Model confidence (mean pLDDT): 81 of 100. The RNA shown here (transfer RNA) has 74 nucleotides and comes from a Tissierellia bacterium. It was read from a public genome assembly.
[in-house]
RNA sequence: CGGGGUGUGGCGCAGUUUGGGAGCGCGCGUGGUUUGGGACCAUGAGGUCGGAGGUUCAAAUCCUCUCACCCCGA
Numbered sequence: 001c002g003g004g005g006u007g008u009g010g011c012g013c014a015g016u017u018u019g020g021g022a023g024c025g026c027g028c029g030u031g032g033u034u035u036g037g038g039a040c041c042a043u044g045a046g047g048u049c050g051g052a053g054g055u056u057c058a059a060a061u062c063c064u065c066u067c068a069c070c071c072c073g074a
Base pairs, nucleotide, nucleotide: 001073002072003071004070005069006068007067010026011025012024013023020057028044029043030042031041032040050066051065052064053063054062
């Protein structure tokens, strides 16, 4: 320098195919249960979907540029 992949709550991931409600597990807060803890039950908080721009009534999803990391080639 060229090609490919990944990026979504604190952590691990799904959702991209076919644009339309941002979700799952763990973790965390509160309450219940218990002598207490754990486990279990109920409930809640926490996300500008790596960044910027564009298309569209509507973008995590499509297009362009860009950043970080990983792999391959030179």
Its Rfam family is "tRNA".